[in-house]
FMN riboswitch aptamer (RFN element) from an Egibacteraceae bacterium, 167 nucleotides, folded computationally.
Of the family's consensus pairs, 100% are formed in the model.
The sequence was found by an Rfam model in a public genome assembly.
NCBI's taxonomy places the organism under Bacteria, Bacillati, Actinomycetota, Egibacterales, Egibacteraceae.
The coordinates come from a structure-prediction model, not an experiment, and the mean pLDDT is 76.

């Protein structure tokens, strides 16, 4: 010391004060919550060069509504197991799978324009500031549920660590 194998642990949050009503954490008004991985401008820390301005490299943080994943749900598909069959379970594959804009500021990659070049200009994401919205499975329940109860002491995207082998 690339990689391979095995093991252990971790891995989802939230209706306050009120209104109506016989009854609502389900309606109204408001409140609160946001899994996992990623994302060239930004923020923080550090190294190097530099008188400085600045340049460059490394690490970390940063999205519910940007990209993807997971769970739930579906399958006339494939494999395995249980079963006489019906059917059930596990894995794979496939399908489905919600919601964002406005203004200011900033300006990387890239594109375009000018130029012989250096370079200059325009456009330009989640950064920062301000604002206004939207989304949220299935079953149950005294009245319609993102927040109560349930499947779930489940599962999982993944995360951390350990052991062995090791070009």
């Nucleotide at each position: 010391g690339a990689g391979c194998a095995c093991c252990u642990u971790c891995g989802g949050g939230g209706c306050a004060c009120g209104g109506u009503g016989a009854g609502a954490u389900u309606c109204c008004u408001g409140a609160c919550c946001g899994g996992c991985g990623g994302u060239g401008g930004u923020c923080c820390g550090g190294g190097c060069c530099g008188a400085g301005a600045g340049g460059u490299c490394c690490g970390g943080g940063g999205a519910g509504c940007c990209c993807g994943c997971g769970a739930c749900c579906c399958g006339u598909c494939c494999g395995g197991c249980c079963c006489c069959c019906c059917g059930g379970c596990c894995g794979g594959c496939g399908g489905u799978g919600g919601a964002u804009c406005c203004g200011g500021u900033g300006g990387u990659c890239g594109u375009c324009c000018g130029g012989g070049a250096g370079c200059g200009g325009a456009c330009c994401a989640g950064g920062c500031c301000g604002g206004a919205g939207c989304c949220g499975a299935c079953g149950g329940u005294g009245a319609c549920a993102g927040u109560c109860c349930g499947g779930a002491u489940g599962a999982g995207a993944g995360a951390a660590g350990g052991u062995g082998c090791g070009a």